[in-house]
Description: The prediction has a mean pLDDT of 81. Transfer RNA from Parcubacteria group bacterium CG08_land_8_20_14_0_20_43_9, 72 nucleotides, folded computationally. The source organism's lineage runs through Bacteria and Bacteria candidate phyla. Its Rfam family is "tRNA". By type it is a transfer RNA.
RNA sequence: GCCAGCGUAGCUCAACGGCAGAGCAACGCCUCCGUAACGCGUAGGUUGUCGGUUCAAAUCCGACCGCUGGCU
Numbered sequence: 001g002c003c004a005g006c007g008u009a010g011c012u013c014a015a016c017g018g019c020a021g022a023g024c025a026a027c028g029c030c031u032c033c034g035u036a037a038c039g040c041g042u043a044g045g046u047u048g049u050c051g052g053u054u055c056a057a058a059u060c061c062g063a064c065c066g067c068u069g070g071c072u
Stems, first nucleotide, its partner, number of pairs: 001071007010024004018055001026042004048064005
C1' cells in the first nucleotide's frame, strides 16, 4: 500500500428498518450469627464520528477514525 471483519451500558454480548436489551459488575433493600453467597429492586447508552436514503436507521448507503486478521 491492497482486501476483509468488527466498533451498542464499566466488561462480555444480543437486538425483522418500527419502545435500545440480557448476563456479569456497581448501588440500595431483604435474608443470615456473619459474608463478597441467596432473593428483590434501582441506576447506568449522543449505538465510534459526520453526512445520505426513508414516514421511521443500532440496522441500508458513502466518507472518515480506531481495532483485529489476511495479502504484498